[in-house]
RNA sequence: UUAUCGAGAAAGGUGGAGGGACUUGCCCUGAGAAACCUUGGCAACCUGCUGCUUGCAAGGUGCCAACUCAAGCCAGAUAA
Numbered sequence: 001u002u003a004u005c006g007a008g009a010a011a012g013g014u015g016g017a018g019g020g021a022c023u024u025g026c027c028c029u030g031a032g033a034a035a036c037c038u039u040g041g042c043a044a045c046c047u048g049c050u051g052c053u054u055g056c057a058a059g060g061u062g063c064c065a066a067c068u069c070a071a072g073c074c075a076g077a078u079a080a
Base pairs, nucleotide, nucleotide: 001080002079003078004077005076010039011038012037013036014035018028019027020026022072023071024070025069040064041063042062044061045060046059047057048056049055068075
C1' cells in the first nucleotide's frame, strides 16, 4: 500500500490475578485471568491438488468467549 475482520475451531500441565488494543460501557475470570509448555483443532491470506468450485489438503503466517463484545477512535488486528 491492498484486502479482510456477523463463518469456523480447546483440552491438559505449570502459574496465581488479571483479561477483552485504548476511552467509556458491558462482559469473562479463584468452578482459576495473563503468560509459558504439550497435544489437538479451525481454514482467513499465501501455497499445493483438483472434476475450477460454497471443493480437498494443512506446508508458511494467523486464529480457537461474546459481530473487531458495543459506541468512539482519520483506531486496532491479520494476511499478501

This is a predicted structure of an 80-nucleotide RNA (SAM riboswitch aptamer (S box leader)) from uncultured Aureispira sp. The prediction has a mean pLDDT of 83.